Predicted 3D model of a 71-nucleotide RNA (transfer RNA) from a marine eukaryotic metagenome.
Its Rfam family is "tRNA". Gene Ontology term of the family: triplet codon-amino acid adaptor activity. The family's RNA type in Rfam is transfer RNA.
The RNAcentral record of the sequence draws on MGnify.
The prediction has a mean pLDDT of 84.
[in-house]
RNA sequence: GGGCUGUAGCUCAGUUGGGAGAGCGCAGGAAUCGCACUCCUGAGGCCGGGGGUUCGAAUCCCCCCAGCUCC
Numbered sequence: 001g002g003g004c005u006g007u008a009g010c011u012c013a014g015u016u017g018g019g020a021g022a023g024c025g026c027a028g029g030a031a032u033c034g035c036a037c038u039c040c041u042g043a044g045g046c047c048g049g050g051g052g053u054u055c056g057a058a059u060c061c062c063c064c065c066a067g068c069u070c071c
Base pairs, nucleotide, nucleotide: 001070002069003068004067005066006065009024010023011022012021018055026042027041028040029039030038048064049063050062051061052060
């Protein structure tokens, strides 16, 4: 210097700009004599940071930061 990645506590999805989501985990409840499994409900995010474009940005553009990788 080039490429990829950064979204919930963890692993990730979000395909062309218009609702922020899944699994596991966590809390409460049901069931059980009780635990586990199972079922129901819920909390938890200002999408790595800043700026720009746009009526509207996780998504497009620029800069910066961190990680991985190639030279």